[in-house]
Context: one part of a larger RNA
RNA sequence: GAAUGAACGCUGGCGGCGUGCCUAACACAUGCAAGUCGAGCGAGAAAGGGACUUCGGUCCUGAGUAGAGCGGCGAACGGGUGAGUAACACGUGAGUAACGUACCUUCAGAUGGGGGAUAACCACUCGAAAGGGUGGCUAAUACCGCAUAAGACCACAGCGCCUUCGGGUGCAGGGGUCAAAGCCUUCGGGUGUCUGAAGAUCGGCUCGCGGCCCAUUAGGUAGUUGGUGGGGUAAUGGCCUACCAAGCCUCAGAUGGGUAGCUGGUCUGAGAGGACGAUCAGCCACACUGGGACUGAGACACGGCCCAGACUCCUACGGGAGGCAGCAGUGGGGAAUCUUGCGCAAUGGGCGAAAGCCUGACGCAGCAACGCCGCGUGUGUGAAGAAGGCUCUCGGGUCGUAAAGCACUGUCGGGAGGGAAGAGUGCCUGGGCUUGACCCAGGAGAGACGGUACCUCCCAAGGAAGCACCGGCUAACUCCGUGCCAGCAGCCGCGGUAAUACGGAGGGUGCAAGCGUUAUUC
Numbered sequence: 001g002a003a004u005g006a007a008c009g010c011u012g013g014c015g016g017c018g019u020g021c022c023u024a025a026c027a028c029a030u031g032c033a034a035g036u037c038g039a040g041c042g043a044g045a046a047a048g049g050g051a052c053u054u055c056g057g058u059c060c061u062g063a064g065u066a067g068a069g070c071g072g073c074g075a076a077c078g079g080g081u082g083a084g085u086a087a088c089a090c091g092u093g094a095g096u097a098a099c100g101u102a103c104c105u106u107c108a109g110a111u112g113g114g115g116g117a118u119a120a121c122c123a124c125u126c127g128a129a130a131g132g133g134u135g136g137c138u139a140a141u142a143c144c145g146c147a148u149a150a151g152a153c154c155a156c157a158g159c160g161c162c163u164u165c166g167g168g169u170g171c172a173g174g175g176g177u178c179a180a181a182g183c184c185u186u187c188g189g190g191u192g193u194c195u196g197a198a199g200a201u202c203g204g205c206u207c208g209c210g211g212c213c214c215a216u217u218a219g220g221u222a223g224u225u226g227g228u229g230g231g232g233u234a235a236u237g238g239c240c241u242a243c244c245a246a247g248c249c250u251c252a253g254a255u256g257g258g259u260a261g262c263u264g265g266u267c268u269g270a271g272a273g274g275a276c277g278a279u280c281a282g283c284c285a286c287a288c289u290g291g292g293a294c295u296g297a298g299a300c301a302c303g304g305c306c307c308a309g310a311c312u313c314c315u316a317c318g319g320g321a322g323g324c325a326g327c328a329g330u331g332g333g334g335a336a337u338c339u340u341g342c343g344c345a346a347u348g349g350g351c352g353a354a355a356g357c358c359u360g361a362c363g364c365a366g367c368a369a370c371g372c373c374g375c376g377u378g379u380g381u382g383a384a385g386a387a388g389g390c391u392c393u394c395g396g397g398u399c400g401u402a403a404a405g406c407a408c409u410g411u412c413g414g415g416a417g418g419g420a421a422g423a424g425u426g427c428c429u430g431g432g433c434u435u436g437a438c439c440c441a442g443g444a445g446a447g448a449c450g451g452u453a454c455c456u457c458c459c460a461a462g463g464a465a466g467c468a469c470c471g472g473c474u475a476a477c478u479c480c481g482u483g484c485c486a487g488c489a490g491c492c493g494c495g496g497u498a499a500u501a502c503g504g505a506g507g508g509u510g511c512a513a514g515c516g517u518u519a520u521u522c
Base pairs, nucleotide, nucleotide: 001522002521003520004519006518007517008516009515010514013375014374015373016372017371018370019368020367021333026331027330028329030328031327032326035073036072037071040070041069048061049060050059051058052057080286081285082284090210091209092208093207094206095205096204099203100202104199105198106197107196108195109194110193111192112146114144115143121136122135123134124133125132126131151178152177153176154175156173158171159170160169161168162167182191183190184189212258213257214256219249220248221247224246225245226244227243228242229241230240231239261283262282263281264280265276266275267274268273288309289308290307291306292305311322312321313320314319339365341364342363343362347361348359349358350357351356378408379407380406381405388399389398390397391396412463413459414458415457416456417455418454422449427443428442429441430440431439432438433436466511467510468509469508470507471492472491473490477506478505479504480503481502487494488493
């Protein structure tokens, strides 16, 4: 000098765009953050309104609505955090002839005929609650046999091609095993379901190379290293197991210890390099602590389950409930870090045929000079120069065209009026064609921000300047006070009676809505 997720002191007008718990991966009140589908299925209220009434009620409507249940898809994404991890975790480049992939796209084929249950519901019943139990009824795109099998898979055996010589792949053969579900319809069809092949996407696994410190850590290792059989997985493999062999790593740093998420990048620097890894993006890991599996295409699963532990809460003492490292917010810790806001209008996501519903992702607003950038706090004129301050050799000098005065301007601010873009490719109607993720025309409706931005008019110099420094380094000097005191100080050093170095004042210098200080990096 540059830089910062900064903090502290003094000061503080406006706007735009960003950024904002670096500490206790400490504990959390409250609300919200993942639902959706009636075009899969059965069942199905009430209030209110109306009619009748023997005043008990009945019927119609509300309404096949609400709220539940079965079933499907989603909940493995999105969002948070950086504890752990020195590792194929990450980066980069390869491999998989050792693998998977729901939804989506393309192609081929199929969608036949049956069965038994069970929630909801009803009855009884246990419990303070959380939550159950028994019996009875019922449906399905829920569940289960059967049929069919182009095909797939399994073992057998033949030929060709390729090969890392383990095997892979193509074709034909007979044998065994394996499917399905309907719904809507304007009756044209649409959309599902099943089997197989391919694609796309996303992942699993393996390997080469690369990136911290300590040798005041020198030896480490028994599932350890390899083999065989078996198991397990989507898949290779000591991944697991039995047996056999005795190997394997290591001064080119094994093992141990310390520290740490990694990267794109960020800061600095002429570069080489050094330091760092907030925000944004990619990957990884974690979700009160530890362990475990279930479901599923996918998890060993933040707002799922089970067990153990610590903690908190409820309890009728028998037993239960919970997990903000989601968004806000609270306590605590700390030098220090925000609103318990608005909206799904846009973008994106889930479900749905769609309308739509959900979405603290996101879009916005709020707070904070925390940062960067921009603007303003006026402009012109105005004396050989007011008053006042300071100083003085008492003549003067200086603050100083500075002020006042006069003449203007209208950024920002305040008031008034007008007032967006962000929004149609979705929906409806009509038309066209190659009939669908298509094109064209018309129409209705839709904005949180926001009556915001922006524009016009009005008001009026009116509301808007501070901070540090002035001995040398280093731009900027005098007076008074103090008297090795009080104090200053980054280094050198100042202060003991004329201190440009302390404190105040006048003046000056430098930056400026900031200026200094501290911390840290280069």
Predicted 3D model of a 522-nucleotide part of an RNA (small-subunit ribosomal RNA, 5' domain) from Lujinxingia vulgaris. Its mean pLDDT, the model's own confidence on a scale to 100, is 86. The source organism's lineage runs through Bacteria, delta/epsilon subdivisions, Deltaproteobacteria, Bradymonadales and Lujinxingia. It was read from a public genome assembly.